The RNA shown here (SAM riboswitch aptamer (S box leader)) has 99 nucleotides and comes from an Anaerolineae bacterium. The prediction has a mean pLDDT of 86.
């Protein structure tokens, strides 16, 4: 990389190094010298994977992942309703299994 699945209105940051970028893409719209992205260090959260206890499908644990601005930040396609909503698809992302 591709396939198949499940989730995506919850939740969670300080240090050090570094020095302009950063939210996938394109459009808006943010964040950003009060320090972007990257690394690292230590923490938090979550709880798919796992463990244990269950056997009510649910508790606890955190060992592998996976996260810590703003719903996946909004929207992109298609339908309703009519000028802003709504539903449901694209795509992205993470997990878990296959190739």
């Nucleotide at each position: 990389c591709u396939c198949u699945u499940a989730u995506c209105c919850a939740g969670a940051g300080a240090g050090g190094c570094g020095g302009a970028g950063g939210g996938a893409c394109c459009g808006g719209c943010c964040c950003g010298a009060u320090g972007a992205a990257g690394c690292c260090u230590c923490g938090a959260c979550a709880a798919c994977c796992u463990g244990g206890c269950a056997g009510a499908c649910g508790c606890c644990a955190a060992g592998g992942u996976g996260c810590c601005a703003a719903a996946u930040c909004c929207g992109g396609c298609a339908g309703a309703a009519u000028u802003u909503u709504c539903u449901g698809g694209a795509a992205g992302a993470u997990g878990a299994g296959a190739g």